[in-house]
RNA sequence: GCGGGUGUAGUACAAUGGUAGUAUGCGACCUUCCCAAGGUUGAGACACGGGUCCGAUUCCCGUCACCCGCU
Numbered sequence: 001g002c003g004g005g006u007g008u009a010g011u012a013c014a015a016u017g018g019u020a021g022u023a024u025g026c027g028a029c030c031u032u033c034c035c036a037a038g039g040u041u042g043a044g045a046c047a048c049g050g051g052u053c054c055g056a057u058u059c060c061c062g063u064c065a066c067c068c069g070c071u
Base pairs, nucleotide, nucleotide: 001070002069003068004067005066006065007064010024011023012022013021018054026042027041028040029039030038047063048062049061050060051059
């Protein structure tokens, strides 16, 4: 330099053109003499910029970061 892949709560992962979910972690409450375990509930995220579309996290283009391969 070229090609490909990935980027989503604090962390690990899903999913999808129409409300973004699970586990765990965090806060509150219940349970318990206390702790642990358990239960209920709450906050919290689509890498960035642009385009297409009635509507984009999803499709397209570019940028950035990381990974893999080729040279």
The prediction has a mean pLDDT of 81. Predicted 3D model of a 71-nucleotide RNA (transfer RNA) from a Candidatus Magasanikiibacteriota bacterium. Rfam family: tRNA. The family's RNA type in Rfam is transfer RNA. Rfam describes the family as follows. Transfer RNA (tRNA) molecules are approximately 80 nucleotides in length. The organism belongs to Candidatus Magasanikiibacteriota, within Bacteria.